This is a predicted structure of a 79-nucleotide RNA (transfer RNA) from a Bacillota bacterium.
Taxonomically the source falls in Bacillota (Bacteria, Bacillati).
RNA sequence: GCCGGUGUGGCGGAAAGGCAGACGCAGACGACUCAAAAUCGUCCGGGAAACCGUGUGGGUUCGACUCCCACCACCGGCA
Numbered sequence: 001g002c003c004g005g006u007g008u009g010g011c012g013g014a015a016a017g018g019c020a021g022a023c024g025c026a027g028a029c030g031a032c033u034c035a036a037a038a039u040c041g042u043c044c045g046g047g048a049a050a051c052c053g054u055g056u057g058g059g060u061u062c063g064a065c066u067c068c069c070a071c072c073a074c075c076g077g078c079a
Base pairs, nucleotide, nucleotide: 001078002077003076004075005074006073007072010025011024012023018062027043028042029041030040031039045052046051055071056070057069058068059067
């Protein structure tokens, strides 16, 4: 230099055009217990709100994590 893959909460990880974050781990609060563990329930991105949020910036679309383009980072292959 060329080709391919990956990038989503604190972490793992799903969703392949239609409520962004299923499910799990970690965490918070509550119940139970003499107390704890285990178990069960509720919650758990940012922001005062409006709104914003899938690596970054654009594009297509009524609508994008998903399709297209460029770039960035990492991984692999070729030279």
Its Rfam family is "tRNA". Its Rfam clan is "tRNA clan".